Large-subunit ribosomal RNA, domain II from a Pseudomonadota bacterium, 738 nucleotides, folded computationally. NCBI's taxonomy places the organism under Bacteria, Pseudomonadati, Pseudomonadota. RNAcentral holds the full RNA, with entries from ENA. The coordinates come from a structure-prediction model, not an experiment, and the mean pLDDT is 81.

[in-house]
Context: one part of a larger RNA
RNA sequence: ACCGGCGAGUUUUCAGAUCAAUGCGAGUGUAACUCUGGUCAAAUCAGAGGGACGCGGAGCGAAAGCGAGUCCUAACAGGGCGUUUAAGCAUGAUUUGGAAGACCCGAAACCUGGCGAGCUAACCAUGGACAGGGUGAACUUCGAUGAAAAUCGGGGGGAGGCCCGAACCCGUUGCUGGUACAAGAGCAUGGGAUGAGCUGUGGUUAGGGGCAAUAUACCUAACGAGCCAGGAGAUAGCUGGUUCUCCCCGAAAUAUAUAUUGGUAUAGCUCCCGCGAUAACUUUGCGUUGGGGUAGAGCUCUGGAUGGUGGUGGUUUCGCAAGGAAUCAUCAUCAAUCAAACUUCGAAUACAGCGUAAAUUUGGGCGGGGAGUCAGACCCGUCGGGCUAAGCUGACGAGUCGAGAGGGAAACAGCCCAGACUCUCGUCUAAGGUCUCUAAAUAUUGUCUAAGUGUGAAAGGAAGUGAAGAUACCCAGACACCCAGGAGGUUGGCUCAGAAGCAGCCAUCCUUUAAAGAAAGCGUAACAGCUCACUGGAAUAGUGUCUUCGCGCCGAAAAUUCAUCGAGGCUAAGACAAUUACCGAAGGCGGAGGACUAACGGGCAAUACAGGGGGCGCAGAUUAAUUUGUGGCUAUCGGCGUUCCUGUAUUGCCUGUUGGUCGGUAGGGGAGCGUUCCGACAGCAGUGAAGUUUUUGGCGUAAGCCGGAAUGGAGCGGUCGGAAGUGAGAAUGCCGGU
Numbered sequence: 001a002c003c004g005g006c007g008a009g010u011u012u013u014c015a016g017a018u019c020a021a022u023g024c025g026a027g028u029g030u031a032a033c034u035c036u037g038g039u040c041a042a043a044u045c046a047g048a049g050g051g052a053c054g055c056g057g058a059g060c061g062a063a064a065g066c067g068a069g070u071c072c073u074a075a076c077a078g079g080g081c082g083u084u085u086a087a088g089c090a091u092g093a094u095u096u097g098g099a100a101g102a103c104c105c106g107a108a109a110c111c112u113g114g115c116g117a118g119c120u121a122a123c124c125a126u127g128g129a130c131a132g133g134g135u136g137a138a139c140u141u142c143g144a145u146g147a148a149a150a151u152c153g154g155g156g157g158g159a160g161g162c163c164c165g166a167a168c169c170c171g172u173u174g175c176u177g178g179u180a181c182a183a184g185a186g187c188a189u190g191g192g193a194u195g196a197g198c199u200g201u202g203g204u205u206a207g208g209g210g211c212a213a214u215a216u217a218c219c220u221a222a223c224g225a226g227c228c229a230g231g232a233g234a235u236a237g238c239u240g241g242u243u244c245u246c247c248c249c250g251a252a253a254u255a256u257a258u259a260u261u262g263g264u265a266u267a268g269c270u271c272c273c274g275c276g277a278u279a280a281c282u283u284u285g286c287g288u289u290g291g292g293g294u295a296g297a298g299c300u301c302u303g304g305a306u307g308g309u310g311g312u313g314g315u316u317u318c319g320c321a322a323g324g325a326a327u328c329a330u331c332a333u334c335a336a337u338c339a340a341a342c343u344u345c346g347a348a349u350a351c352a353g354c355g356u357a358a359a360u361u362u363g364g365g366c367g368g369g370g371a372g373u374c375a376g377a378c379c380c381g382u383c384g385g386g387c388u389a390a391g392c393u394g395a396c397g398a399g400u401c402g403a404g405a406g407g408g409a410a411a412c413a414g415c416c417c418a419g420a421c422u423c424u425c426g427u428c429u430a431a432g433g434u435c436u437c438u439a440a441a442u443a444u445u446g447u448c449u450a451a452g453u454g455u456g457a458a459a460g461g462a463a464g465u466g467a468a469g470a471u472a473c474c475c476a477g478a479c480a481c482c483c484a485g486g487a488g489g490u491u492g493g494c495u496c497a498g499a500a501g502c503a504g505c506c507a508u509c510c511u512u513u514a515a516a517g518a519a520a521g522c523g524u525a526a527c528a529g530c531u532c533a534c535u536g537g538a539a540u541a542g543u544g545u546c547u548u549c550g551c552g553c554c555g556a557a558a559a560u561u562c563a564u565c566g567a568g569g570c571u572a573a574g575a576c577a578a579u580u581a582c583c584g585a586a587g588g589c590g591g592a593g594g595a596c597u598a599a600c601g602g603g604c605a606a607u608a609c610a611g612g613g614g615g616c617g618c619a620g621a622u623u624a625a626u627u628u629g630u631g632g633c634u635a636u637c638g639g640c641g642u643u644c645c646u647g648u649a650u651u652g653c654c655u656g657u658u659g660g661u662c663g664g665u666a667g668g669g670g671a672g673c674g675u676u677c678c679g680a681c682a683g684c685a686g687u688g689a690a691g692u693u694u695u696u697g698g699c700g701u702a703a704g705c706c707g708g709a710a711u712g713g714a715g716c717g718g719u720c721g722g723a724a725g726u727g728a729g730a731a732u733g734c735c736g737g738u
Base pairs, nucleotide, nucleotide: 001738002737003736004735005734006733011100012099013098014097015096016095017094018093019092021091022090023089024088027055028054029053033049034048035047036046037045059066060065069081070080071079072078103241104240106238110231111230112229113228114227115226121205122204123203124202125201126200127199128198130195132164133163134162135160139156140155141154142153143152144151145150168192169191170190173188174187175186176185207223209219210218216225244672245671246670247669248668249667254267255266256265257264258263268373269372270370271369272368273367274366275365282359283358284357285356286355287354288353289352290351296345297343298342302339303338304337306335307334308333309332310331311330312329313328314327315326316325317324318323376401377400378399380397381396382395383394384393385392406417407416408415421593422592423591424590426589427588428587432583433582434581435568436567437566441580443579444578445577446576447575448574454570460554461553464551465550466549467548468547469546470545471544472543473542482537483536484535485534487511488510489509492506493505494504517532520531521530522529594662595661596660597659598658599657600656601655602654603653604652605651606650607649608648609647610646611645612644614643615642616641617640618639620637621636622635673727675724676723677722678721679720680719681718683716684715691711692710693709695708696707697706698705699704
């Protein structure tokens, strides 16, 4: 990992609700307990007793109390609660809540009683071991010197938490090892090695404790409080898991509160049941009645901020002084302003009530029972916060997802289209598409784009190109090119070494002219020289400037090939405008079928009522017969009961027609399938039960059911009821196998 088996809403009790379940019924039920049966005995159980007590049958009042009334009150006023109408009680079933382990598994912990110092820490008692080498303290002796003290030297001596280094103890560094040799080792290297050293044996200290040269270290391989058993199924607002099927409905992620924010309560939204009214519900249009303080606007208030004038006060400064100037604060006034927490004002919408009209279909109220939800997400609109940042955060309104499949957007919960009961090789469409991949137009008409723009982007930039417009010049010849001229006073004056159109300053005239600046640029030391403006000629038909719009261009750099059309590729298969076809979904329509539901129709059954006839039964009355009595029978009358028929109503079931509905998570409701056992009834089985098979056929909407074949070899189905250890894929589930 797989396969198989096991594996989670149970039981008791109390209480609420529901039941066309059962019994009795103005009642109903017993409880403890007792007796009997059964049993060896007890318990459970069954039967009999037991009426205490509970609920119901009457309420009102605080109560005494009164009672279909009662209480308040002085009250016969009034008013409150009752009476009037509907039967309950017990048991059972289902469901929910409380108490219990209470759907299952899961802590870390806490407490109680024991077991541990054979590991390790410390201590006590008694033992043991420490190769060899080095150094050479005290002390001592000899010698020398010295008056002495003493000093120096030689020898002896053998101290030391001394030195080197085996055993022994430790564990520094590196490597190996890392399902190991080993739950801490091996190799090399290293520290101590006469000591606060090492070590054997015996003993002592125990968990709220011991021991500790303190590391929270150690106390038997995980010690911030050992281990074992017990309290114990501790508790877990947390995580995980929770087992068959089909049908109907179907949420929430909000408000308020919370030692509360990942929990919970109540409300909201949802499901089921009941009651009683009925068009009451919803949407839209119109009308009408409302409240508001938003947008805007404004400056009255509250504040901000600017300028002018005037007053008052302060400071600085000028002046000998009179006085002046600057500046600040404040007040008044004028002007122009700003504001979510300013308002003298103030919309549109929205919202609410009422009326009315239309459309659609089922909603609305009350009572009861069961829930889930309280982490929402994106998109559009209007806003707050933020950076008018965020796949950011908050509010309101709408949509979708959530809980929604299908088609489109290449792929893509939240975007666009559209809401899937099942089947259909029918059909029409939506969004979106129609060259190929790829279903459908290489469709039509007109224009634009040349950038592969399309197929990503700004400020800004540009003789791109199309369209529209304005304006200037122009056949008396424009614009551009070409030919020619571009002069004189004059080298203007000044300045200057020089300054001659062209370093600089000032002025910028006049003349000749077709035209020519006291010069726009290059140039020279200064001149010179070359152009320009301006003019003529030649040639010729448009030229220049500005504005607006369409489509394009540049601006444009990223990290694994293209990687901003899905691809190929396209000059349309791009863009704009228009038109006609077609494709395209689980949408619409058509066909077949299923379920639910409403209305109507038919059939059957039950109940109730009414009518009629017949039969029967009961009691009564009458008449007749019998001698009387009794009993029985017959006839008639009306009554009651029962049965049959008909009619009506209600309910249930079946069926037909028509219409509607049938996406679905949490969750509610309904109907079923299957497993084990029990009771009753009727059965099967060696002529082959159960079980098994990667065998095979059929039936049912499903859970499933019924056959055939093979295997197997002894028990097992069916129907109607009942009871549950009743359904497995998930829990890092448990056990086993491979």